Two RNAs folded together computationally: RNase P RNA and transfer RNA, 435 nucleotides in total. The coordinates come from a structure-prediction model, not an experiment, and the mean pLDDT is 77. Rfam match: Bacterial RNase P class A. Rfam classes the family as a ribozyme.
[in-house]
RNA sequence: CAAGUAAGCCAGACAGCCGCGGGGGUGCGCCGAAAGGUGCCCUCUGAGGAAAGUCCGGGCUCCGCAGGGCAAGGAUAACGGGUAACGCCCGCCGAAGGCGACUUCAGGACAAGUGCAACAGAGAUAUACCGCCGGGGCGAGGCUUCUCGUCCCGGUAAGGGUGGAAAGGUGAGGUAAGAGCUCACCCGGGGGCACGGUAACAUGUCCCCGCUGUAAACUCUAUCCGGAGCAACACCGUGAAAGGGGAGCAUACGGCUUGCCCGGCCGCUCCCCAGAGGUGGCACGAACCGUCCGGCGACGGACGGUCAAGAUAGAUGGCUGUCCAACGACAGAAUCCGGCUUACCGACUUGCUUGCGAG
RNA sequence: CCGGGUGUAGCGCAGUUGGUAGCGCGCCAGCUUUGGGAGCUGGAUGCCGCGAGUUCGAGUCUCGCCACUCGGACCA
Numbered sequence: 001c002a003a004g005u006a007a008g009c010c011a012g013a014c015a016g017c018c019g020c021g022g023g024g025g026u027g028c029g030c031c032g033a034a035a036g037g038u039g040c041c042c043u044c045u046g047a048g049g050a051a052a053g054u055c056c057g058g059g060c061u062c063c064g065c066a067g068g069g070c071a072a073g074g075a076u077a078a079c080g081g082g083u084a085a086c087g088c089c090c091g092c093c094g095a096a097g098g099c100g101a102c103u104u105c106a107g108g109a110c111a112a113g114u115g116c117a118a119c120a121g122a123g124a125u126a127u128a129c130c131g132c133c134g135g136g137g138c139g140a141g142g143c144u145u146c147u148c149g150u151c152c153c154g155g156u157a158a159g160g161g162u163g164g165a166a167a168g169g170u171g172a173g174g175u176a177a178g179a180g181c182u183c184a185c186c187c188g189g190g191g192g193c194a195c196g197g198u199a200a201c202a203u204g205u206c207c208c209c210g211c212u213g214u215a216a217a218c219u220c221u222a223u224c225c226g227g228a229g230c231a232a233c234a235c236c237g238u239g240a241a242a243g244g245g246g247a248g249c250a251u252a253c254g255g256c257u258u259g260c261c262c263g264g265c266c267g268c269u270c271c272c273c274a275g276a277g278g279u280g281g282c283a284c285g286a287a288c289c290g291u292c293c294g295g296c297g298a299c300g301g302a303c304g305g306u307c308a309a310g311a312u313a314g315a316u317g318g319c320u321g322u323c324c325a326a327c328g329a330c331a332g333a334a335u336c337c338g339g340c341u342u343a344c345c346g347a348c349u350u351g352c353u354u355g356c357g358a359g
Numbered sequence: 360c361c362g363g364g365u366g367u368a369g370c371g372c373a374g375u376u377g378g379u380a381g382c383g384c385g386c387c388a389g390c391u392u393u394g395g396g397a398g399c400u401g402g403a404u405g406c407c408g409c410g411a412g413u414u415c416g417a418g419u420c421u422c423g424c425c426a427c428u429c430g431g432a433c434c435a
Stems, first nucleotide, its partner, number of pairs: 001355008010346001012323007020046006027040005048330001052341002055339005060229004073225005079091004093107001094105004108220002113218002115214003129160002131156011168186006187210008196201001233280004237433001243273006253267005287306008324328001360431007369384004378415001386402005408424005
């Protein structure tokens, strides 16, 4: 330098003007003695890495439930760890792929039992179509034993062909012909022992077996799980609420107003306006940022700092100018967190691998 | 916002223990008729919503997307 691989990060920036949701104000105007209320103004703040799919795990709420066990149903699946929990994450083992960095794996058990394996093929878990071999009958040739054809009985899974799959592979012995039938080496599997490792597992050795595939088929083993969901749920209300305006008030009590007193406001009562929903849940939480410590890592701990949208027809936008490789993708909260999956223009950073070149 | 269901021929629907995808209406051709309708006979029609995976083999089993559709809040 090129190609690749893994991880992280950003998601246009700045200025001006106009506009919208939410909070605050010691500013100005009005009401009021003040507190307070209200309009304007000022100020602060205002989407995401996925806010999405709703696929998992929880917080929270209601319903069910004395407690425990079994069954049914569902989920997960090597081993060790992390976590509030998980089907997530980290580390490690095994298998597969890649020269390599590295990536992928629904990765327990068909050697407990049952089911299925269409078509093709003789035969699909047991098999004799062709072939090979032995015996017998008949016919022909030859004629002493032999050869050929055909039929019957039996042996044989080495050869042919079918299939995704035909019961380990190679060689030797053996046999009428053959066959793990026997032997040597190799392959695969189960069990025991030794050694290393927390473990999965790995290495070595001994014995046994040669057992098809399929559990994202039933099933078995181990572990876990009560159901529904914020349109949950609670309170107020057409029995006149919440909201706006006005009047009254024993001031006894409670709250706010600066600690106390007075005064005022709200809670109380009545009248008027308006007319069907309103309020909470709902924004402080397994929270975020920084430094240090422990750990290979996921992560955990200590200290310091920060408060960061909260609507209810639903706000976060538009225009102009400058800059940038790029006119800037995918897309937008609605109960909240931890994950996974899917969508996405591009830019940057770091570690590592392979190849080439130079020193 | 939350939860459930469906997707198979032009239309409406079947499809179980995974093994050549069917039914009705419609469509096409022939016969019949002077012609049409009705009737009779024969025939065509599918990437099983899309993409991966498991398996020898997937409409069916598993996972991920997409589209359509239904139900749930204030009522007494």